[in-house]
The RNA shown here (Bacterial RNase P class A) has 377 nucleotides and comes from a Gemmatimonadaceae bacterium.
Its Rfam family is "Bacterial RNase P class A". Rfam classes the family as a ribozyme. Its family is annotated with ribonuclease P activity, tRNA processing and dimeric ribonuclease P complex in the Gene Ontology.
It is recorded under the gene name rnpB.
Of the family's consensus pairs, 89% are formed in the model.
The organism belongs to Gemmatimonadaceae, within Bacteria.

RNA sequence: GUUCCCGGCCAGACGAUCGCGGGAGCAAUCUCGAGGAAAGUCCGGGCUCCAUGGGCAAGUCGCCAGGUAACGCCUGGGGGUGUCGACCGUGAGGUUGCCGCUACGGACAGUGCCACAGAAAACAACCGCCGAUGGCUCCUCUUAUCGGGAGCUCAGGCAAGGGUGAAAAGGUGGGGUAAGAGCCCACCGCGGUAAUGGUGACAUUGCCGGCACGGCAAACCCCGGCUGGAGAAAGGCCAAAUAGGCAGUGAGAGCUGGCCCGGCUCGAUCAAGACACUGCGGGUAGGCUGCUAGAGGGUGCGGGCGACCGCACUCCCAGAGGAAUGAUCGUCCACGCUUCGGCGUGACAGAACCCGGCUUAUCGGCCGGAACCGCGC
Numbered sequence: 001g002u003u004c005c006c007g008g009c010c011a012g013a014c015g016a017u018c019g020c021g022g023g024a025g026c027a028a029u030c031u032c033g034a035g036g037a038a039a040g041u042c043c044g045g046g047c048u049c050c051a052u053g054g055g056c057a058a059g060u061c062g063c064c065a066g067g068u069a070a071c072g073c074c075u076g077g078g079g080g081u082g083u084c085g086a087c088c089g090u091g092a093g094g095u096u097g098c099c100g101c102u103a104c105g106g107a108c109a110g111u112g113c114c115a116c117a118g119a120a121a122a123c124a125a126c127c128g129c130c131g132a133u134g135g136c137u138c139c140u141c142u143u144a145u146c147g148g149g150a151g152c153u154c155a156g157g158c159a160a161g162g163g164u165g166a167a168a169a170g171g172u173g174g175g176g177u178a179a180g181a182g183c184c185c186a187c188c189g190c191g192g193u194a195a196u197g198g199u200g201a202c203a204u205u206g207c208c209g210g211c212a213c214g215g216c217a218a219a220c221c222c223c224g225g226c227u228g229g230a231g232a233a234a235g236g237c238c239a240a241a242u243a244g245g246c247a248g249u250g251a252g253a254g255c256u257g258g259c260c261c262g263g264c265u266c267g268a269u270c271a272a273g274a275c276a277c278u279g280c281g282g283g284u285a286g287g288c289u290g291c292u293a294g295a296g297g298g299u300g301c302g303g304g305c306g307a308c309c310g311c312a313c314u315c316c317c318a319g320a321g322g323a324a325u326g327a328u329c330g331u332c333c334a335c336g337c338u339u340c341g342g343c344g345u346g347a348c349a350g351a352a353c354c355c356g357g358c359u360u361a362u363c364g365g366c367c368g369g370a371a372c373c374g375c376g377c
Stems, first nucleotide, its partner, number of pairs: 001373001005369006012332007020033005035348001039359002042357005047231004058227005063077005078104001079102004084097005105222002110220002112216003126162002128158003133155002135152006170188006189211001190209008235289004245280006255273001257270002260267001296315008333346005
């Protein structure tokens, strides 16, 4: 320094004029006015109301340690894994660098699944190898058996080699055998165990084991942790008109009912309804509130590898209620085109109770860093 990769940041700047929303003010006027994602509403909380005996069910999470109000988020670490390299080894394989990915508890609790292909997807045998042993046939020796030999591949043995597949019952090399095979041996891998190191996940080393029923739990399931419900149209306060509810007062003339009555009638009396007035309460329209000073921003110092935490100082930074945050012009900036005069473009997007995350969208530019390579000293 090129390319590639990783991480972070900015999100056109300034001025003038006109305008819009909130607040202050009698007024003039002053002051504040979108984002890194305000988005998706996917997680976690604050706040409010309701509910609140236990269990089951349901949902969700799952290596370790830490951060946090909390999390399914973040930080650091461990294990695994992928691309591109470097090195060691005859080989199986091992070590290591940059960057990426990782829902990463349990597959001897049980059930289930493993497309296509393939004989077979779990306690395998299609092609193949063998046929030592047993059987059958033939030859040979013999008087006849026994014996010797050849063949069949019938019983049977095997899992090397081939083939299928994402995956086929550890691998490489040798011994061994009828052929073979952890059958045996060395190494590689794997499992167990002990010691050591580490807070821990785990790692290293020694010893032991011939290797142990392949994979899938983002299949059911098992184990462990967590979770009550609804949401700002939550919730609180004030409160017309109309209708209806309750209470009181008045009227009790007439109507209905009880009572006084042996019965009928009149009358008296009581009560409710109907009527009038007054009061109360629920509640609709409407109004006020919740509403933005907060797990808040900035700077400095300190602690921590870091996420983050602590202290000091300082700042106030939209709060509408169908929704304001805009337009024009000038100068400059960036990029593209250019006939060098200029012209065009400036992304994604738009608060609605608030906060912490995740995910998705995003023109152009800036800064920092790692590995490899090239060049120069």